[in-house]
About this RNA:
Small-subunit ribosomal RNA, 5' domain from Marinicella pacifica, 532 nucleotides, folded computationally. The sequence was found in a public genome assembly. Taxonomically the source falls in Marinicella (Bacteria, Pseudomonadati, Lysobacterales, Marinicellaceae). The prediction has a mean pLDDT of 86.
Context: one part of a larger RNA
RNA sequence: GAUUGAACGCUGGCGGUAUGCCUAACACAUGCAAGUCGAACGGUAACAGAGAGUAGCUUGCUACUUUGCUGACGAGUGGCGGACGGGUGAGUAACGCGUGGGAAUCUACCCAGUAGUUGGGGAUAGCCCGGAGAAAUCCGGAUUAAAACCGAAUAAUAUCUACGGAUGAAAGGGUGCCUCUUCUUGAAAGCACUUGCUAUUGGAUGAGCCCGCGUUAGAUUAGUUUGUUGGUGGGGUAACGGCCUACCAAGACUGCGAUCUAUAGCUGGUUUGAGAGGAUGAUCAGCCACAUUGGGACUGAGACACGGCCCAGACUCCUACGGGAGGCAGCAGUGGGGAAUAUUGGACAAUGGGCGCAAGCCUGAUCCAGCAAUACCGCGUGUGUGAAGAAGGCCUUCGGGUUGUAAAGCACUUUUAUGUAGGAAGAAGGUGUGUGUGUUAAUAGCACAUGCAUUUGACGGUACUACAAGAAUAAGCACCGGCUAACUCCGUGCCAGCAGCCGCGGUAAUACGGAGGGUGCGAGCGUUAAUC
Numbered sequence: 001g002a003u004u005g006a007a008c009g010c011u012g013g014c015g016g017u018a019u020g021c022c023u024a025a026c027a028c029a030u031g032c033a034a035g036u037c038g039a040a041c042g043g044u045a046a047c048a049g050a051g052a053g054u055a056g057c058u059u060g061c062u063a064c065u066u067u068g069c070u071g072a073c074g075a076g077u078g079g080c081g082g083a084c085g086g087g088u089g090a091g092u093a094a095c096g097c098g099u100g101g102g103a104a105u106c107u108a109c110c111c112a113g114u115a116g117u118u119g120g121g122g123a124u125a126g127c128c129c130g131g132a133g134a135a136a137u138c139c140g141g142a143u144u145a146a147a148a149c150c151g152a153a154u155a156a157u158a159u160c161u162a163c164g165g166a167u168g169a170a171a172g173g174g175u176g177c178c179u180c181u182u183c184u185u186g187a188a189a190g191c192a193c194u195u196g197c198u199a200u201u202g203g204a205u206g207a208g209c210c211c212g213c214g215u216u217a218g219a220u221u222a223g224u225u226u227g228u229u230g231g232u233g234g235g236g237u238a239a240c241g242g243c244c245u246a247c248c249a250a251g252a253c254u255g256c257g258a259u260c261u262a263u264a265g266c267u268g269g270u271u272u273g274a275g276a277g278g279a280u281g282a283u284c285a286g287c288c289a290c291a292u293u294g295g296g297a298c299u300g301a302g303a304c305a306c307g308g309c310c311c312a313g314a315c316u317c318c319u320a321c322g323g324g325a326g327g328c329a330g331c332a333g334u335g336g337g338g339a340a341u342a343u344u345g346g347a348c349a350a351u352g353g354g355c356g357c358a359a360g361c362c363u364g365a366u367c368c369a370g371c372a373a374u375a376c377c378g379c380g381u382g383u384g385u386g387a388a389g390a391a392g393g394c395c396u397u398c399g400g401g402u403u404g405u406a407a408a409g410c411a412c413u414u415u416u417a418u419g420u421a422g423g424a425a426g427a428a429g430g431u432g433u434g435u436g437u438g439u440u441a442a443u444a445g446c447a448c449a450u451g452c453a454u455u456u457g458a459c460g461g462u463a464c465u466a467c468a469a470g471a472a473u474a475a476g477c478a479c480c481g482g483c484u485a486a487c488u489c490c491g492u493g494c495c496a497g498c499a500g501c502c503g504c505g506g507u508a509a510u511a512c513g514g515a516g517g518g519u520g521c522g523a524g525c526g527u528u529a530a531u532c
Base pairs, nucleotide, nucleotide: 001532002531003530004529006528007527008526009525010524013379014378015377016376017375018374019372020371021337026335027334028333030332031331032330035080036079037078040077041076043073044072047071048070049069050067051066052065053064054063055062056061057060087290088289089288096215097214098213099212100211101210102209105207106206110203111202112201113200114199115198116197117196118152120150121149128141129140130139131138132137158167159166160165172195173194174193175192176191177190181188182187183186216262217261218260223253224252225251228250229249230248231247232246233245234244235243265287266286267285268284269280270279271278272277292313293312294311295310296309315326316325317324318323343369345368346367347366351365352363353362354361355360382412383411384410385409392403393402394401395400418468419467420466421465422464426459429455430454431453432452433451434450435449436448437447438446439445476521477520478519479518480517481502482501483500487516488515489514490513491512497504498503
């Protein structure tokens, strides 16, 4: 000199853009952070409508009862999603990460292709009845549905094979129409469209695994290892493999640093530097690991799963003492720790995610707002003129000098702040309706394209614009002995104090304290800490 997720002191006008627990991976009150689908299912607790009945009457209203009939929908079965998104850096010196390769693998949803989607069965939740318990919750009986579950059939470019053969699947739902058949209002079969389901091939995406090289310090750590190193058989996995197991052999690593100890998430980057290099790993992005501590599996395409389950430990809470409940390293917020780090805010309008045919619902992701000079950038606190060089202050050799064109005065301007008025972009979509094209028996339905209408904004009456009045609303901080830009007076008297280094102070201190003056930077300025 540059830099910082900074802190502290004094001071503080505005805007924009960023950033904001670096410490206790300490403990957490409260609210919210993952749901959704009625176009899978039986249904109907609530709300609304409609129908039926009863009563009151004001004769079309009120009250009650009833019917899942309709819009919808609590709880439940079922599907998909809760493995993403969000947080943290404790652990980890490791194929964890970075980079470059590899073969023995899986991959829901998505895309493309091929084939199929036949015919049956028994349950169970819910509802109802009864019971146990303080509660959490649980038990028994009766009855019921499905795209839940289970057989049968069919079977290949699927799997296994001793090449004879064997194994081996499915599920329906929605919308519309009568052209053909049957009953003849219109429906059923059927047809059409659509969306699912099953098997399989390929792709895409994601993931698992292996290897070369690189990846902190210590020798005041020199030997380490027994599933250890390799082989055979077996098991296991999606997959290779001591991954596991039985037997056999005695190997394997190490001074090019094994083992042990300490420290640490890694990288793109960031910072400094001319570079080489050093330091660092906040925000943002990629990977990894973790979710009160330790262990375990279940479900699933995917987890050994932050807001799932089981066991054990510590802690907290409830209890009728028998037994139960909990996990903010999600967003806010509280206590604690600390030099130190924000609101128990708004909205799903946009972007993205989950579910859904869709409308839509959910989303503390996200977008916004709030707080903080924490950082960077920009703007302002006026401009011109003005010598009687005013008054006052300070100094003085008492002549004067300086503050100083500074002020006052005069003439202007109005950024910002204040007030008034107007006022965006961020909106793509959605819905209704018309037209066209495709599908089709069809002018129906559906899909696509397009015109018109209507509607959707948290931020926010925000950005921005115009007008109004008036210099009005806005300057400090550090330093002045040398390094280092800037000097005098008074006070003090080795005292009080200063200090980054050298050093100042013991009676004229440019070094302490105050004043006047000056220098530097400026909404900041200094100090401290840290890095180069």